[in-house]
RNA sequence: GCCGAGUCGUGGACCACACCCCCGCAUCACCCGUGGUCCACGAGCCGGGGAACCACACUUCCCCCUGGGGUGAAUCCUCUGUGAGGCGCGCUGCGCGAGCGGCGCGAGGAGCAGAGGUAGGCCGGUCGUGGCCGAACCCGUCAGCUCACCUGGUAGGC
Numbered sequence: 001g002c003c004g005a006g007u008c009g010u011g012g013a014c015c016a017c018a019c020c021c022c023c024g025c026a027u028c029a030c031c032c033g034u035g036g037u038c039c040a041c042g043a044g045c046c047g048g049g050g051a052a053c054c055a056c057a058c059u060u061c062c063c064c065c066u067g068g069g070g071u072g073a074a075u076c077c078u079c080u081g082u083g084a085g086g087c088g089c090g091c092u093g094c095g096c097g098a099g100c101g102g103c104g105c106g107a108g109g110a111g112c113a114g115a116g117g118u119a120g121g122c123c124g125g126u127c128g129u130g131g132c133c134g135a136a137c138c139c140g141u142c143a144g145c146u147c148a149c150c151u152g153g154u155a156g157g158c
Stems, first nucleotide, its partner, number of pairs: 001158003007043011044154006054144001067142001068139004076117007087106008120133004
């Protein structure tokens, strides 16, 4: 300097450096100044939750299947490999019984790994058929929008 909301200020504690004074055989500490770390507060910035109106859904009940959402540019698709839970079938063990197990096979497959693309994002000035990224994490069955109000973050990387 760049990406990014990820900046600024005040106070306190600690650390480092510098300066000054005094003195001498030799050496400070404190205060002040600069910088850093941590804590607290304030401002700014960026998010999340949350009415009415609106939007969506439904005009009732039951059953079955399926979770859903957020930060972020970071989503989705195809192929290959591996493959959990659950399901079905067969055989079988235990128990008076409701049931509880074991083995094998099958379909189907969450997830993971690899490869290739891709929504999207960033950079550059050799504008072309360019380069790079396309991660990770959180809430916990709950979320449309959203005044008041409540609440979180202010990192990290090159």